[in-house]
Context: one part of a larger RNA
Molecule: large-subunit ribosomal RNA, domain VI
Organism: Natronomonas aquatica
RNA sequence: UGUUUGACGCUUGACAGGAACGACCGUAUAGUACGAGAGGAACUACGGUUGGGUGCCACUGGUUUACCGGUUGUCCGAGAGGGCACUGCCGGGCAGCUACGCACCACGGGGUAACGGCUGAACGCAUCUAAGCCGGAAACCCACCUGGAAAAGAAGCGUCGCCGAGGUCUCUCCUAGAAGAGGAGUUCGAUAGACUCGGGGUGUACGCGUCGAGGCAACGAGACGUUCAGCCCGCGAGCACUAACCGAUCGAAGCCACCAAUCAUUCCAUCG
Numbered sequence: 001u002g003u004u005u006g007a008c009g010c011u012u013g014a015c016a017g018g019a020a021c022g023a024c025c026g027u028a029u030a031g032u033a034c035g036a037g038a039g040g041a042a043c044u045a046c047g048g049u050u051g052g053g054u055g056c057c058a059c060u061g062g063u064u065u066a067c068c069g070g071u072u073g074u075c076c077g078a079g080a081g082g083g084c085a086c087u088g089c090c091g092g093g094c095a096g097c098u099a100c101g102c103a104c105c106a107c108g109g110g111g112u113a114a115c116g117g118c119u120g121a122a123c124g125c126a127u128c129u130a131a132g133c134c135g136g137a138a139a140c141c142c143a144c145c146u147g148g149a150a151a152a153g154a155a156g157c158g159u160c161g162c163c164g165a166g167g168u169c170u171c172u173c174c175u176a177g178a179a180g181a182g183g184a185g186u187u188c189g190a191u192a193g194a195c196u197c198g199g200g201g202u203g204u205a206c207g208c209g210u211c212g213a214g215g216c217a218a219c220g221a222g223a224c225g226u227u228c229a230g231c232c233c234g235c236g237a238g239c240a241c242u243a244a245c246c247g248a249u250c251g252a253a254g255c256c257a258c259c260a261a262u263c264a265u266u267c268c269a270u271c272g
Base pairs, nucleotide, nucleotide: 005161006160007159008158009157010156011155015147016146017145018144021051022050023049024048025047026046027045028044034039052105053104054103055102056101060099061098062097063096067092068091069090070089071088072085073084074083075082076081094234108142109141110140115135116134117133118132166250167249168248169247171185172184173183174182191243192242193241195238196237197236198235199233200232201231202230207226208225209224210223211222214219
């Protein structure tokens, strides 16, 4: 864009795609069948391992240049607080992302192939086949997962709208995202921020007080208390304090007006 009125929501499912898995081991079967013995299965049921696939982050681990702490050198005069040195180095670490973590990746049904058969003539027998019937594969179809009204036979249902339904931009955002797109919201509001609380990370802040080896003293690393402190958070909840304002625009065969064409009636001219 189309689907011959425009939308919104929910479906159907033609059709398409799919790792819809591969291999192995163990237990029972069973020391059984078989075999003189030595030895030694299978059908089937259950449990697991591994390779691969898809998804996820409650747990475990990794990362975590958000964050917290320790510490060396140097600089800001010292303290406090910081800059630089690969994030200076080191110890931790939430969310997110992830694997080394977790979950799942059936059972079954149907028609058949090769093949094995039943009944059975042609051909009084025989014969799986000629009529008819049964069984039979990791393959095929269904089942399972995903996409899928552009399926031109272009679907269906419900609701709304042509008395303006619905969409878009702007605006606040996202577990969504390369850009578009997708999703949430826009005061009739918890969308984001702030704040409070919860949860979490670090590990007990500055200052002050007491103690403190040594020292005449000044001073003094450090310890304890104040202090489960201080600092911080991409998480959750509450709460309209701040910002979602003011607006713009598209939009259907609806309505109004105008123009044109066409049609109807009348008049004039001309032609036939």